[in-house]
RNA sequence: UUCGAUAAAUGGUAAACCCUGAGUGAUCAGGGGACGCAAAGUAACAGGGUCUUGCGAGUCUUUUGAACCGCUUAAACCGUUCAAACGGCUUUGAAAAAGAUAGCCUUACUGCCGAA
Numbered sequence: 001u002u003c004g005a006u007a008a009a010u011g012g013u014a015a016a017c018c019c020u021g022a023g024u025g026a027u028c029a030g031g032g033g034a035c036g037c038a039a040a041g042u043a044a045c046a047g048g049g050u051c052u053u054g055c056g057a058g059u060c061u062u063u064u065g066a067a068c069c070g071c072u073u074a075a076a077c078c079g080u081u082c083a084a085a086c087g088g089c090u091u092u093g094a095a096a097a098a099g100a101u102a103g104c105c106u107u108a109c110u111g112c113c114g115a116a
Stems, first nucleotide, its partner, number of pairs: 001116004012037002017032006035103001041109003046106003049101005055093001056091005062085007070078001
């Protein structure tokens, strides 16, 4: 430097799920537990992907306000339009960003055993 995880040695790590805690959330930490992993070791300020919260846009419900038409003696209710607010949903978005994921991929760095 390359290859392997068949045999041998030291072993390591720990998905889903359950409990506790942190966070709006993605997710994370600890305990239990093993689907897997030869880098499932480290890096998220190297690039891409995915996801979350938010921003923008669209749309819908509700409430409030204004204007108008009709009804009416007159109003109210109802109807239409506009605006605002709370909330729901969608989104690829020239528009605001902030995060999560290294067990999504590439990348960088480091490393155990064996063989050549």
Overview
c-di-GMP-I riboswitch aptamer from Candidatus Brocadia pituitae, 116 nucleotides, folded computationally. Lineage of the source: Bacteria > Planctomycetota > Candidatus Brocadiales > Candidatus Brocadiaceae > Candidatus Brocadia. The sequence was found by an Rfam model in a public genome assembly. The coordinates come from a structure-prediction model, not an experiment, and the mean pLDDT is 76.